The RNA shown here (SAM riboswitch aptamer (S box leader)) has 109 nucleotides and comes from a soil metagenome. Model confidence (mean pLDDT): 86 of 100. RNAcentral holds the sequence, with entries from MGnify. Its Rfam family is "SAM riboswitch aptamer (S box leader)". From the family's description: The SAM riboswitch is found upstream of a number of genes which code for proteins involved in methionine or cysteine biosynthesis in Gram-positive bacteria. Rfam links the family to the GO term regulation of gene expression.
RNA sequence: CAUCUAGAGGGGUGGAGGGACUGGCCCAGCGAAGCCCCGGCAACCACCUCGGACCUACCGGUUCGAGACAGGUGCCAACUCCAGCAGGUCGCAAGAGACCUGGAAGAUG
Numbered sequence: 001c002a003u004c005u006a007g008a009g010g011g012g013u014g015g016a017g018g019g020a021c022u023g024g025c026c027c028a029g030c031g032a033a034g035c036c037c038c039g040g041c042a043a044c045c046a047c048c049u050c051g052g053a054c055c056u057a058c059c060g061g062u063u064c065g066a067g068a069c070a071g072g073u074g075c076c077a078a079c080u081c082c083a084g085c086a087g088g089u090c091g092c093a094a095g096a097g098a099c100c101u102g103g104a105a106g107a108u109g
Stems, first nucleotide, its partner, number of pairs: 001109004009038005017027003021084004039076003044072002048067008080105001085102006
């Protein structure tokens, strides 16, 4: 800096945790995390093709876009599971509550 409401799980091992943190709410002995194997999703990066713009005396290069591929990552419960901070709309006698926008934090590249 970009993206984060889409998508994609079986087996073995293991034996009680996991969902970042806090609160909530969930998942889990009908077997959590971790590790291994196989499979899948996606297309950030690399490689390849095409096109535009720009630079260059030439060779060539930079950048943007589109496509193809699947080598390097990533991912395969729940919107990043929801909220957390700020503002707004609705709502309640009050206490609650619902929704929207932005942010923070986090994740991946």